[in-house]
Molecule: SAM riboswitch aptamer (S box leader)
Organism: uncultured Negativicoccus sp.
RNA sequence: UUCAUCCAGAGUGACCGAGGGACCGGCCCAAUGACGUCGCGGCAACCAUCUCUACACGGAGAACGGUGCCAAUUCCGCGGGAGUGAUCCCGAGAGAUGAA
Numbered sequence: 001u002u003c004a005u006c007c008a009g010a011g012u013g014a015c016c017g018a019g020g021g022a023c024c025g026g027c028c029c030a031a032u033g034a035c036g037u038c039g040c041g042g043c044a045a046c047c048a049u050c051u052c053u054a055c056a057c058g059g060a061g062a063a064c065g066g067u068g069c070c071a072a073u074u075c076c077g078c079g080g081g082a083g084u085g086a087u088c089c090c091g092a093g094a095g096a097u098g099a100a
Stems, first nucleotide, its partner, number of pairs: 001100006011040005019029003023077001025076002041070003046066002049062005074094001078091005
């Protein structure tokens, strides 16, 4: 840089000690110890691998490997539309992850 996905899913033990949730703001989490690190456990199925679909394509499944992930839709946000309203629909930006 390109492509794909992002309303599902999955937590405990030890250590540490004050901020954390990418981002001005809102809102939320946090001394009943958050965030982080390590151990163990788990989720998922992007890549690899294996099985089935006679082969390939495509599809379905498995989960030993490489990543990833395990508060809140990617927590919300910006633009347009519908609605008295709560709210809903479509799209953008930014970000995250994977593959190349």